SAM riboswitch aptamer (S box leader) from Rossellomorea vietnamensis, 110 nucleotides, folded computationally. The coordinates come from a structure-prediction model, not an experiment, and the mean pLDDT is 82.

[in-house]
């Protein structure tokens, strides 16, 4: 750094360090010196893969546990962006609904 595959409306915070811009990009709208985002320490949440239990059962399907790998703990992925569509309006917008993209995470493979 690229492919593939599943998820993505639910859930989970407090100390300390630090001292300004973050929320991936663009618009918006939010966070933020009553100290944000980072990082460290614990704590906590979730079940992705591994492990261990307990079924059915051999092409497998569906659950519990949280031990070790990650992952996460503002706001739906914060909300649009591409395309249909359906409703109001008619230069043109707006609400909505489906798909899709971008990204995020995880497993595998290169």
């Nucleotide at each position: 750094u690229u492919c593939u595959u599943a998820u993505c409306a639910a859930g989970a915070g407090a100390g300390g360090u630090a001292g300004a811009g973050g929320g991936a990009c663009u618009g918006g709208c939010c966070c933020g010196a009553a100290g944000a985002c980072a990082c460290c320490u614990c704590a906590g949440c979730a079940a992705c893969c591994a492990g261990c239990c307990a079924a059915c059962g051999u092409u497998u399907u569906a659950g519990g546990u949280a031990u070790g790998g990650u992952g996460c703990u503002a706001a739906u992925u914060c909300c649009a962006g591409c395309a249909a569509g359906u409703u109001g309006a008619u230069a043109u917008c707006a609400a909505c609904u489906u798909g899709g993209a971008c990204g995020a995470u995880a497993a595998g493979a290169g």